[in-house]
Molecule: c-di-AMP riboswitch aptamer (ydaO/yuaA leader)
Organism: Sphaerimonospora mesophila NBRC 14179 = JCM 3151
RNA sequence: GGUGCACGGCCGCCGACUCCGCACCUCACGGAGCCGGGGACCACCCCUCGGGUGAAUCGGAGCGCCUGCCCCCUUGCGCACCGUAGGACGCGCUCGCCGCCCCGAACCCGUCAGCUGUCCCGGCAGGCGGCAUGGAAGCAAGGA
Numbered sequence: 001g002g003u004g005c006a007c008g009g010c011c012g013c014c015g016a017c018u019c020c021g022c023a024c025c026u027c028a029c030g031g032a033g034c035c036g037g038g039g040a041c042c043a044c045c046c047c048u049c050g051g052g053u054g055a056a057u058c059g060g061a062g063c064g065c066c067u068g069c070c071c072c073c074u075u076g077c078g079c080a081c082c083g084u085a086g087g088a089c090g091c092g093c094u095c096g097c098c099g100c101c102c103c104g105a106a107c108c109c110g111u112c113a114g115c116u117g118u119c120c121c122g123g124c125a126g127g128c129g130g131c132a133u134g135g136a137a138g139c140a141a142g143g144a
Base pairs, nucleotide, nucleotide: 010130011129012128013127014126018032019031020030021029033124034123035122036121037120038119050109051108052107053106058083059082060081062079063078064077065076086103087102092139093138094137097134
């Protein structure tokens, strides 16, 4: 000097998942804020092949498994790919343009639910990163 790991602080990212009070290891409770679900009239036209949160849908090609033997086809399951509707990332914030690089999952309800005022119910988790593309407009903060 470089790299890796761990702890702490600080600064950020995805996401609704933040803050305050009481309490005092924690939990629990209350409030604000953010978020989700249920649920009229009217209107709408779904529903049998169900619905929900979420960006996470749709397509292509391949391998393997399931049969008395072999082959073929279809369906289902598993594995690993190529695309894709769509989505995230700029270190004060919003919006838009450009660029890079990623994601394109998972889970829940249980025969039941369209929208929906009053109203009712619930959540406030989890995961990751450390010099991070560059302009324009507006706003904010700070400095002179």